[in-house]
RNA sequence: AGCCGAAUCCUGAGAACUAUCGGGAGCGGGGGACCCAGUAAUUUAGGGUGAAUCGCCUUCAGGCGAGGGGUAACCUCAUCGACCCCAGCCCUUCAGCUAACCUCGUAGGUGUCGAUGAG
Numbered sequence: 001a002g003c004c005g006a007a008u009c010c011u012g013a014g015a016a017c018u019a020u021c022g023g024g025a026g027c028g029g030g031g032g033a034c035c036c037a038g039u040a041a042u043u044u045a046g047g048g049u050g051a052a053u054c055g056c057c058u059u060c061a062g063g064c065g066a067g068g069g070g071u072a073a074c075c076u077c078a079u080c081g082a083c084c085c086c087a088g089c090c091c092u093u094c095a096g097c098u099a100a101c102c103u104c105g106u107a108g109g110u111g112u113c114g115a116u117g118a119g
Base pairs, nucleotide, nucleotide: 002110003109004108008025009024010023011022012021013020026106027105028104029103030102031101036096046091047090048089049088053066054065055064056063057062067086068085069084070083071082075119076118077117078116079115080114081113
């Protein structure tokens, strides 16, 4: 420079362009009616975010399969191959969808893969 991711941009106060505390736009998430769904649900707790699930085997370290996600230097989409990941965190007995409405986040981690087709 790029890449994963919602996680970018503008702005006020602050002695200063710092620490810190706000505001706005954009992007992302949660709660929340009628109607609809469900005919069940409720400790075998249940639910949210996220790609991060399911099944089998197991010497319990892991292994295999299916499925899901990521990587291409003008940009987007699709295909093939190669490589990598399938975690973590949160709510707490409560939550389907859901207009109005209410509310939260805007981090962190990395450091370039080859080919083909279409626009």

This is a predicted structure of a 119-nucleotide RNA (c-di-AMP riboswitch aptamer (ydaO/yuaA leader)) from a soil metagenome.
It matches the Rfam family "c-di-AMP riboswitch aptamer (ydaO/yuaA leader)". Its family is annotated with cyclic-di-AMP binding and regulation of gene expression in the Gene Ontology. About the family: This family represents a conserved RNA structure found upstream of the ydaO and yuaA genes in Bacillus subtilis and related genes in other bacteria. The ydaO/yuaA element is thought to act as a genetic 'off' switch for the ydaO and yuaA genes in its native state. It is believed that the element may be triggered during osmotic shock leading to activation of ydaO, a predicted amino acid transporter gene, and members of the yuaA-yubG operon which code for KtrA and KtrB K+ transporters.
The coordinates come from a structure-prediction model, not an experiment, and the mean pLDDT is 82.
The sequence is in RNAcentral, with records from MGnify.